[in-house]
């Protein structure tokens, strides 16, 4: 330089174009004689700027980062 892939909670991870969820972590209560365990609960996110669409995490573009191959 070229080509691809991936970007959602603090972490790992999902989600037919139509209401963004799990697991663990965290915070509250339960229960214990206590407790890290068990159980009931709560907050917490769609990389940035366009474009398509009645409506975009979801399609299209660039742009930014991560990760790979090529050379």
């Nucleotide at each position: 330089g070229c080509c691809g892939a991936c970007a959602u909670a603090g972490u790992u991870c999902a989600a037919c174009g139509g209401c963004a969820g799990a697991a663990c972590a965290g915070c509250g209560g339960u229960u214990u004689c206590g407790u890290a365990a068990c159980c009931c609960g709560c907050a917490a996110a769609c990389g940035g700027c366009a474009g398509u669409u009645c409506a975009a995490u979801u399609c299209u573009g660039c742009c930014u980062g991560u990760c790979g191959g090529c050379u």

This is a predicted structure of a 71-nucleotide RNA (transfer RNA) from a Candidatus Blackburnbacteria bacterium. RNAcentral holds the sequence, with entries from ENA. Its Rfam family is "tRNA". Rfam classes the family as a transfer RNA. Gene Ontology term of the family: triplet codon-amino acid adaptor activity. The coordinates come from a structure-prediction model, not an experiment, and the mean pLDDT is 83.